Molecule: transfer RNA
Organism: Candidatus Saelkia tenebricola
């Protein structure tokens, strides 16, 4: 040099023949419980790498670009 895969809450994951309030554990806040903690139980914040394209509608198709990881040379 060339190819092919991967990026979604802090963290680990889910959802995709384009359409629904983007789901869940865990972590972190508040709240009940308790003398106090923890554990429970309940409530909340908080995410589609980045820019363009198609489309009525993109997290899902396309192009580029960062950024990880593999194979070839």
């Nucleotide at each position: 040099g060339c190819c092919c895969c991967c990026u979604u809450a802090g963290c680990u994951u889910a959802a995709a023949a384009g359409g629904a309030u983007a789901a869940a554990g865990u972590a972190c806040a508040g709240g009940c419980c308790u003398c106090c903690g923890a554990a429970g139980c309940c409530u909340g914040g908080a995410a589609u790498g980045g820019a363009a394209g198609u489309u009525c509608a993109a997290u899902u198709c396309u192009u580029c670009c960062a950024g990880g990881g593999g194979g070839c040379a």